[in-house]
Notes: Glycine riboswitch aptamer from Thermomonas hydrothermalis, 127 nucleotides, folded computationally. The RNAcentral record of the sequence draws on Rfam. The organism belongs to Thermomonas, within Bacteria. Its mean pLDDT, the model's own confidence on a scale to 100, is 79.
RNA sequence: UGACCACACUCUGGAGAGAUCGGCCAGCCUUUAGGUUUGCCGGCGCCGAAGGGGCAAAAAGUUGCGUGGGUCCCCCUCCCCGUCCACGCACUUCCAAACUCUCAGGCAGAAGGACAGAGCGGGCAUC
Numbered sequence: 001u002g003a004c005c006a007c008a009c010u011c012u013g014g015a016g017a018g019a020u021c022g023g024c025c026a027g028c029c030u031u032u033a034g035g036u037u038u039g040c041c042g043g044c045g046c047c048g049a050a051g052g053g054g055c056a057a058a059a060a061g062u063u064g065c066g067u068g069g070g071u072c073c074c075c076c077u078c079c080c081c082g083u084c085c086a087c088g089c090a091c092u093u094c095c096a097a098a099c100u101c102u103c104a105g106g107c108a109g110a111a112g113g114a115c116a117g118a119g120c121g122g123g124c125a126u127c
Base pairs, nucleotide, nucleotide: 001125002124004123005122007121009119010118011117012116013115018044020043021042022041023040024039026037027036028035029034045107046106047105051103052101053100054099059093060092061091063090064089065088066087067086068085069084070083071082
């Protein structure tokens, strides 16, 4: 000096979806039977931007098949087998996302939040 790194930290911005139904414990209010708040459990309905899973072209392989050409054996020619090269198809490997799945997480507010901007420390690289 460089945004190069699964980087760390700070600030700012940051979407979506039921303040859903029922039960239980406790607190508070009160007309003693209701209301309300937190937590837990169960049910139905949803969201995708913590995290996690899945898939592409391309590339690679010599795994298989096919086509074409070369080569090989032989007195010569042709063919088969073998082998080399190229092409095509299939198979395998490999690689992504804001796509997709909805496991996890989430569905008033708060918290969280991919990602973006700014700053800053360390590492790494170069001089």